Guanidine-I riboswitch aptamer from Bacillus subtilis, 103 nucleotides, folded computationally.
RNAcentral records the identical sequence in 2 taxa.
RNA sequence: ACAGUGGUUUUCUAGGGUUCCGCAAUGCAAAUUGGACUGUGACCGAGAGAAAACACAUAGCAGCUUGGCUGUUAUGACACGGUGGGAUAAAAGCCCAGGAGUU
Repeated sequence: ACAGUGGUUUUCUAGGGUUCCGCAAUGCAAAUUGGACUGUGACCGAGAGAAAACACAUAGCAGCUUGGCUGUUAUGACACGGUGGGAUAAAAGCCCAGGAGUU
């Protein structure tokens, strides 16, 4: 300097907005407006948050048909991060992205 790996899914949380529900205002009513409206309603939701399951890698042990396979146990680190853009009704620690950049 370059390349690869740093797994997948589910549930939850930090967080997020406003299609729906609720709430508020207007209105005879239908309905309209409001997220600088709190929502143990619903919805979206973390690479760098939590838990679980599965998978993969390495090592120990045991067995077998012994270049290996099967089972079981253990380990699997670190992680500062714009601007801008995208989806959805709309937004976000969502996606571009372990990006650009930094150490």

The sequence is in RNAcentral, with records from ENA, Rfam and Ribocentre.